[in-house]
Model confidence (mean pLDDT): 77 of 100. Two RNAs folded together computationally: RNase P RNA and transfer RNA, 423 nucleotides in total.
This record gives sequence, structure tokens and C1' cells, in this order.
RNA sequence: GGACCGUUCCGAACAAUCGCGCGGCGGCAUGGCGAAAGCCCCCGCCGUGAGGAAAGUCCGAGCUCCACAGAGCAGGAUAACAGAUAACAUCUGCCGAAGGCGACUUCAGGGCCAGUGCAACAGAAAUAAACCGCCCGUAUUUGCGGGUAAGGAUGGAAAGGCGAGGUAAGAGCUCACCGGCGCGCCGGAGACGGCGCGGCCAUGUAAACCCUAUCCGGAGCAACACCGCGGCGGGGGCAUAUGCUUGCUCGGCAGCCCCCAUGGAGGUGGCACAGACGUAUGCGGCGACGUAUGCGCAAGAUAGAUGAUUGUUCACGACAGAACUCGGCUUACAGGUCCGGUCCAGAA
RNA sequence: GGCCCCAUAGUUCAAGGGAUAGAACGGAAGUUUCCUAAACUUUAAAUCCAGGUUCGAGUCCUGGUGGGGCUACCU
Repeated sequence: GGACCGUUCCGAACAAUCGCGCGGCGGCAUGGCGAAAGCCCCCGCCGUGAGGAAAGUCCGAGCUCCACAGAGCAGGAUAACAGAUAACAUCUGCCGAAGGCGACUUCAGGGCCAGUGCAACAGAAAUAAACCGCCCGUAUUUGCGGGUAAGGAUGGAAAGGCGAGGUAAGAGCUCACCGGCGCGCCGGAGACGGCGCGGCCAUGUAAACCCUAUCCGGAGCAACACCGCGGCGGGGGCAUAUGCUUGCUCGGCAGCCCCCAUGGAGGUGGCACAGACGUAUGCGGCGACGUAUGCGCAAGAUAGAUGAUUGUUCACGACAGAACUCGGCUUACAGGUCCGGUCCAGAA
Repeated sequence: GGCCCCAUAGUUCAAGGGAUAGAACGGAAGUUUCCUAAACUUUAAAUCCAGGUUCGAGUCCUGGUGGGGCUACCU
């Protein structure tokens, strides 16, 4: 210098003018409510006002209501091991596998020797084997009977791989090495690793049914709680003058007043100063994180504010807009940046 | 805001993990007719996108995109 890897932070800046939401303080002539105090409207001043993803709503919680003696089934989720955490499918460390020269990255990473299913086409044969070939016997021009998975051909996959011995030809039939499985010993907290022994070796698929282990009640702030003009409903009282029901009588309904319950519209809370919060330092830990101390932290609507214009500057501006709140993951993203590291080339 | 569902020719629907993805209607060309309709023949046309599992994916899994539905307890 080039090509990369991991990781941290930022994501236009400043000023002026106008405008909007919320909070505080002050005013309030006129307008609305009210007996008044005062409140609303309105006016002025001050403060404050989107994100790293506010997104997708994919996981996990807080919170609220409903259900619930206990146990089981069904259903769903997760999947090496150890830890972190309120919890998680997240994170950290570690093991194994795969990829990379490497820094490092990725893994739905339990179990097809519990069982069942499936493996199209091709191929003789697909979980079961003899088409060609090889060998033996017999017959003899082609055939017939048997042995054989070393070779050919098909396939994603053909009976562990490869070499030697062995054999009529072959074959874990025997042996060495390698791979797997089982058992034993040693190391480790564990996943697992190392060594030895045993010929014990039938493919793939569980993001096929299923089996094993662990966990899980349901709904969601448009939840839910409170107030509540009206309407509908229930009870009591008054009046029986009037209307309807039948021309008349009784009865019934309609009427007025009071009380109770329900809770549509609407309002208040939930809901936005203090919590599983952020940050600096010390301590413990490899780390995630924990702990002590100090410091910091007011968007908050309910038709929904967070904007517009002008000027200056630069690297010329991407993805994108809160709606109960947190911890994660995933997805989108112009450009810039701190720190640590790897490989290659060159020079000294 | 919250909770769910769906995506296959132009349209409406099929398709047990085995693919040359099928049917009806519609489209195009032709035959027939003096012309048109009907009828007949032929033909074009699709798995929303990107990864993964698998020998093999329209189908199974993950992420995204697009569309639709439900949700405000009564009038």
C1' cells in the first nucleotide's frame, strides 16, 4: 500500500422568521358554564417535542380481566454441554461438524440398531438382489443347475473404504491402516477427548408420522377500572281528570314523582418523573452479567403535534414517523467513524 | 392499535414430496358460412419473491412482499 475479519459510535450542522402538540407561569376586555370562587375559549412568556430501526408483529415478559382442587390426555414450542437473565427461540463461554491460507464465520446440532411410511425415473435388483461378467458342474453351436457383489452398467444412494493374504472364482473369510458402533480404563464440572479390546458393520429421509427430554391455562390497553345525559328494564307512591282497549261497568295500558340495577354516546384513569432505565468509575467473573457509589432522564395525542420558508457551511443527506410499556430477534438503510486483528506485496 | 387468514394461466378452481403443473370459461389462428353466431380443429398463457431441508419442493421450514377478514358487548 492492497484485500479482508471482528467490533464501537453517529446518521447533516448552525441561525432567523412563521406555525403546531404537551407542560408550567401570568392575563382574561369581549364570548360559554357558574350564585360566586373559578374553569373553558382566547392572549402572552418560558420549557419541551420521534428512531436505530419508532417497522415486521416473529419470540419473551410486565400489566389487566376471565378460568382454575389435583392428576392425565390432546395440542403447541424448544433441542449438544455449562452458564447469564425477570424471561426467551435471546446472549456468553465451550464441545462437535462444515467452510476459509488466515483473522474468523455458519449450523432446525436429540433419536431412522422403538416402530411405521416413502425412495419417482433409470437400473437385473431400492432394502431387496445375479442383467452382463467371473468360477465350478453338466450338456455341448446358443442351453441348464449352482457359486460369487472383486469388475461393468443405472442411480442421489448398490451391502463400510483401501491394500495384502486367501480362494475354483470370490467374499471381514483372515490381517494391517482408516471410518463407524459397542465395552473397559484415563482426563474433564459437562458436552466430549485420548488409549486399549471386540469383525460387531444394511443407504437416505424425523423442516415424514413418530419416540425421548424439558416447558406451556386463555385473551389482549379497541384489555380493563370508575363516572355516566339518554334509552331499555325492575320496584314503590300519587292521580284516578283525560285518551286507547268495546257502546257501558270492572280490569289493563298510556300519565306524573321517587328509588334501584344495566351501562350505548361521551368523559376520567390505565398513559408517560424513577424504572427488570441509561451512563462513568471501582470490585467479582474468560465472558454474557452481577454488585457498590456518583451522575443523568418530562414526546405523549385521540382525527391524532413533532412542520414550513430563508440564509450560511459540509462529506450534499439513505431507510424511515411514537399510540400501554419493556428485553430480544428479523428485515430496510446514502454515507461516515473508534478500537483490535488477519493475509498478501514492497522497502528499510 | 390488536388478532387471524390467503396467494397456481386473463378469471374461477384442481393437483398424495416424483413435473411434460390439469380443467372450465375467456383469448388468438384456422375450418365451415354470402357474412355473423353456434359447432369443430389447433395454439399461447401460470405456481408472489428470496433462502433452506430433501436425490427431488406448487406442496415442508424460515424471512420478506401483496391482498383480505375479524375486533369498539345493547338499540
It holds a member of the Rfam family "Bacterial RNase P class A". Its family is annotated with tRNA processing, dimeric ribonuclease P complex and ribonuclease P activity in the Gene Ontology.